[in-house]
């Protein structure tokens, strides 16, 4: 330099073919539970969906371009 795969909550990642950020584990917080602490339980915050332009009536999704990580070819 090519290519091909990714980037979404603090962290690992779903999200299936455009219409609710709709999420899960795990972490945080508060409360219940204990002498107390672990586990259990029940709530609750937390998200420019890397970034910018397009196309759409409408974008995590579809194009283009830029960073970025990673695998591969030269």
């Nucleotide at each position: 330099g090519c290519g091909a795969c990714g980037g979404u909550a603090g962290c690992u990642c779903a999200g299936c073919u455009g219409g609710g950020a709709u999420g899960a584990g795990c972490g945080c917080u508060u409360c219940c539970c204990u002498g107390a602490c672990a586990c259990g339980g029940a709530a609750g915050a937390g998200g420019u969906c890397a970034c910018g332009u397009g196309u759409u009536c409408g974008a995590u999704c579809c194009a283009c371009g830029u960073c970025c990580g990673c695998c591969g070819c030269a």
The prediction has a mean pLDDT of 81. A computed fold for a 74-nucleotide RNA from an uncultured Lachnospiraceae bacterium, annotated as transfer RNA. It matches the Rfam family "tRNA". Rfam classes the family as a transfer RNA. Rfam describes the family as follows. Transfer RNA (tRNA) molecules are approximately 80 nucleotides in length.